This is a predicted structure of a 350-nucleotide part of an RNA (small-subunit ribosomal RNA, central domain) from a metagenome.
Context: one part of a larger RNA
RNA sequence: UUGGGCGUAAAGCGCGUGCAGGCGGCUCGCUAAGUCUGAUGUGAAAGCCCCGGGCUCAACCCGGGAAGUGCAUUGGAAACUGGCGAACUUGAGUAUGGGAGAGGGAAGUGGAAUUCCGAGUGUAGGGGUGAAAUCCGUAGAUAUUCGGAGGAACACCAGUGGCGAAGGCGGCUUCCUGGACCAAUACUGACGCUGAGACGCGAAAGCGUGGGGAGCAAACAGGAUUAGAUACCCUGGUAGUCCACGCCGUAAAAGAUGGGCACUAGGUGUCGCGGGUAUUGACCCCUGCGGUGCCGUAGCUAACGCAUUAAGUGCCCCGCCUGGGGAGUACGGCCGCAAGGCUAAAACUC
Numbered sequence: 001u002u003g004g005g006c007g008u009a010a011a012g013c014g015c016g017u018g019c020a021g022g023c024g025g026c027u028c029g030c031u032a033a034g035u036c037u038g039a040u041g042u043g044a045a046a047g048c049c050c051c052g053g054g055c056u057c058a059a060c061c062c063g064g065g066a067a068g069u070g071c072a073u074u075g076g077a078a079a080c081u082g083g084c085g086a087a088c089u090u091g092a093g094u095a096u097g098g099g100a101g102a103g104g105g106a107a108g109u110g111g112a113a114u115u116c117c118g119a120g121u122g123u124a125g126g127g128g129u130g131a132a133a134u135c136c137g138u139a140g141a142u143a144u145u146c147g148g149a150g151g152a153a154c155a156c157c158a159g160u161g162g163c164g165a166a167g168g169c170g171g172c173u174u175c176c177u178g179g180a181c182c183a184a185u186a187c188u189g190a191c192g193c194u195g196a197g198a199c200g201c202g203a204a205a206g207c208g209u210g211g212g213g214a215g216c217a218a219a220c221a222g223g224a225u226u227a228g229a230u231a232c233c234c235u236g237g238u239a240g241u242c243c244a245c246g247c248c249g250u251a252a253a254a255g256a257u258g259g260g261c262a263c264u265a266g267g268u269g270u271c272g273c274g275g276g277u278a279u280u281g282a283c284c285c286c287u288g289c290g291g292u293g294c295c296g297u298a299g300c301u302a303a304c305g306c307a308u309u310a311a312g313u314g315c316c317c318c319g320c321c322u323g324g325g326g327a328g329u330a331c332g333g334c335c336g337c338a339a340g341g342c343u344a345a346a347a348c349u350c
Stems, first nucleotide, its partner, number of pairs: 004321003007304002012318001014201004021194003025088001027086005033081002035077008049065006091191001092188004096183003103177007110154001115149007125136002162169002206247006215241002220236004258317006266295011299306002323350003332343004
């Protein structure tokens, strides 16, 4: 390479936007590049294959023929692919009307709680643990009442719930703003799918500058435990956690499952919107579309399991895998302030 694969065995890029490229609905006409067919030329000799012949046979050699999947030129075909033209509406999109939502950004604002400060009451303990001790407290702690300061997070609602491409998003109000869904029509007329590079987004930790700092808490200190205890437990506690701006670009970034379209039993819950039925009305019952769960048939699977939200049946496009270790390392390159990231071997060894 051929081939086989990627939920858990090696293997789906963390996620999106999208240039090139690949692929692409229905009808008619033209074309004839691909495609199919005929002819001609060429396809050296030797060799392979067939027929015949020469060395006593064979190997070997000689003569003749066939073949030579290819290329070129030319005649033709027009179903399919492509090209050009025209048309269509089911794919895709736009308009109108609705309701749902922790989707994003900014500003403002509320209450509970912790801590600290001031004041009052009050007196000997408090705290902590398996038990203790370090620690706090007669310079008045803990408890309790009132007042104040400040930071961070938003109990109940809360869901097996919702939204977002993913990361992720949760008090309340206002402003700005993205997407999805439903209904009935109208419009555009294939405008589509995927996407190497590229560009953007991307938890936590970490980094830079400036702020902030209540609680928590790496490091660190002390007290315990222990044979030891650089831990688990306890008392403290600094970075950090928070904000602004700029970096980093990773993760068990997980559904360990790339995206799109179509098809293939059902049952049951729930969220959003609609139709019917019913009713004073919400509800109930039947039903359509979109999401999100559970169970399960066929089928698939090594099994576990998956099963209209497929891991079933097919098509299109991308990414990735190829025994374990060495190693996601070295070297080189690119990126980064650094930490490091991305790309990515070999010797050797089993």